[in-house]
């Protein structure tokens, strides 16, 4: 100096917050899909579950 492993700690999973569970990463994990390479289209505030906030649609008062 480089590589590997472990511990502690932290980060992260397509736009917000909280709890629980799971996965991944250690300077990487991560940065949606389809058609097409012109353009156009689709789902969703979750990785999963629950709640809140925001947004969209329908109905009632």
């Nucleotide at each position: 100096u480089u590589u590997g492993u472990g511990a502690c700690a932290g980060g992260u999973g397509a736009u917000g917050g909280a709890g629980c569970u799971c996965g991944c990463c250690u300077g990487a994990a991560c940065c949606g899909c389809c058609u097409c390479u012109u353009u156009g289209g689709c789902u969703g505030a979750u990785a999963g579950c629950u709640c809140c906030u925001g947004u969209a649609g329908a109905c009632c008062g």
Molecule: Fluoride riboswitch aptamer (crcB RNA motif)
Organism: Actinomycetes bacterium